[in-house]
Context: one part of a larger RNA
RNA sequence: UGACGGGGGCCUGCACAAGCGGUGGAGCAUGUGGUUUAAUUCGAAGCAACGCGAAGAACCUUACCAGGUCUUGACAUCCUUUGACCAUUCUGGAGACAGAACUUUCCCUUCGGGGACAAAGUGACAGGUGGUGCAUGGUUGUCGUCAGCUCGUGUCGUGAGAUGUUGGGUUAAGUCCCGCAACGAGCGCAACCCUUGUCGUUAGUUACCAUCAUUAAGUUGGGGACUCUAGCGAGACUGCCGGUGACAAACCGGAGGAAGGUGGGGAUGACGUCAAAUCAUCAUGCCCCUUAUGACCUGGGCUACACACGUGCUACAAUGGGGAGUACAACGAGCAGCAAGCCGGUGACGGCAAGCGAAUCUCUUAAAACUCCUCUCAGUUCGGAUCGUAGUCUGCAACUCGACUACGUGAAGCCGGAAUCGCUAGUAAUCGCGGAUCAGCAUGCCGCGGUGAAUACGUUCCCAGGCC
Numbered sequence: 001u002g003a004c005g006g007g008g009g010c011c012u013g014c015a016c017a018a019g020c021g022g023u024g025g026a027g028c029a030u031g032u033g034g035u036u037u038a039a040u041u042c043g044a045a046g047c048a049a050c051g052c053g054a055a056g057a058a059c060c061u062u063a064c065c066a067g068g069u070c071u072u073g074a075c076a077u078c079c080u081u082u083g084a085c086c087a088u089u090c091u092g093g094a095g096a097c098a099g100a101a102c103u104u105u106c107c108c109u110u111c112g113g114g115g116a117c118a119a120a121g122u123g124a125c126a127g128g129u130g131g132u133g134c135a136u137g138g139u140u141g142u143c144g145u146c147a148g149c150u151c152g153u154g155u156c157g158u159g160a161g162a163u164g165u166u167g168g169g170u171u172a173a174g175u176c177c178c179g180c181a182a183c184g185a186g187c188g189c190a191a192c193c194c195u196u197g198u199c200g201u202u203a204g205u206u207a208c209c210a211u212c213a214u215u216a217a218g219u220u221g222g223g224g225a226c227u228c229u230a231g232c233g234a235g236a237c238u239g240c241c242g243g244u245g246a247c248a249a250a251c252c253g254g255a256g257g258a259a260g261g262u263g264g265g266g267a268u269g270a271c272g273u274c275a276a277a278u279c280a281u282c283a284u285g286c287c288c289c290u291u292a293u294g295a296c297c298u299g300g301g302c303u304a305c306a307c308a309c310g311u312g313c314u315a316c317a318a319u320g321g322g323g324a325g326u327a328c329a330a331c332g333a334g335c336a337g338c339a340a341g342c343c344g345g346u347g348a349c350g351g352c353a354a355g356c357g358a359a360u361c362u363c364u365u366a367a368a369a370c371u372c373c374u375c376u377c378a379g380u381u382c383g384g385a386u387c388g389u390a391g392u393c394u395g396c397a398a399c400u401c402g403a404c405u406a407c408g409u410g411a412a413g414c415c416g417g418a419a420u421c422g423c424u425a426g427u428a429a430u431c432g433c434g435g436a437u438c439a440g441c442a443u444g445c446c447g448c449g450g451u452g453a454a455u456a457c458g459u460u461c462c463c464a465g466g467c468c
Stems, first nucleotide, its partner, number of pairs: 008468006015459002019423005026314008034305002042053002064300007073125001077124002079121005088101005105116004127289002130287003136283002138278003141274001143272001148187006154163003167178003193266004198234007208223002212221002237260001240254005316416001320375006332363003337356002341352004382413001387408007429451007
């Protein structure tokens, strides 16, 4: 000077408390440990690993294993020689590959040659998801969107250092004010950026429809009001009033206002900490392999299963299950695509097929909600695991190992021990919808809207952090 203290003081945070809903018990999904295995590829490890890298393992991916193969190599450059090679068909083979048939170059030219492409040869080399994240770059997590971290000059101190940055107030904030041997400055804070909430204006097509006609229908004529779209602008600044305060900063209340004191949300992450994570995104030093630790192929594995843990989904029912009727979204996506409509099928789906590169067409009937009927507390008309049979779709191929449909089957489970998690408002809870990845595959992830609460006395205590 820091760090630490079951030292003190002040302050903050879903930290506790007050509430609401969960997890921990059940079944299943998924990740991990362990075990097993020829292999179950590798990494991640308290918070900050464990629905994590993986925005999607049947082959491929794929890095692992078994077997079959290659050795200048699957990929790059240079040199020499050749002018074909590829493709197609046939044969063998699990395929890689091997053999055969068929077919056979192009551009420039000073005609010497050069270039493109391909094959063969030679060695220089290629190649490595092999090791080291404790050699590194880059990127990322975390404390933490916490309010801090520093510098110049001056002053003080023998010096390490201190001062400034402490103090009195105040703030979300080292935010601002006052004081002060300090005076200034930088990185952070805030603002500038995006989005949402109000209004004006410009513009009306593919969007909209009040008035006038018209129609089954904003369908058509028409309209430029409204909604909406997307440009520009206005608006909020403690600006105004009262009170408190130190005549300050500020705080409390009020008016006006769509919005009030940072309006809500996002992006934005200081100096640094953890030899934190990543050599398997990539790059890279050093080490190691070089007829193999490289490369190709088929099949298998990453999907195993006594068990243990994390994260989720579905439930245990009547605020519910089933049946019928009926209403209202937003964000998005679409040509190797989205597919209306009609027909067939109980259904998954199939056949034909209009429109649309989309404010035009399609995905696209939102669901919960509401109305009526039924069930009457039961392991049930709850719950749906598991299994059997028959199918659908994608794909070369669903045995290992896909999703979906129908019929049958109908397990555990009657609200969960110790313990533990999330959330302060359009939030929690609950309901459905879309997208990325993607041939196919979503209970995960990222978004979207619908319905829509309870509680916060307070800071003694638990945890974390800031200042003295």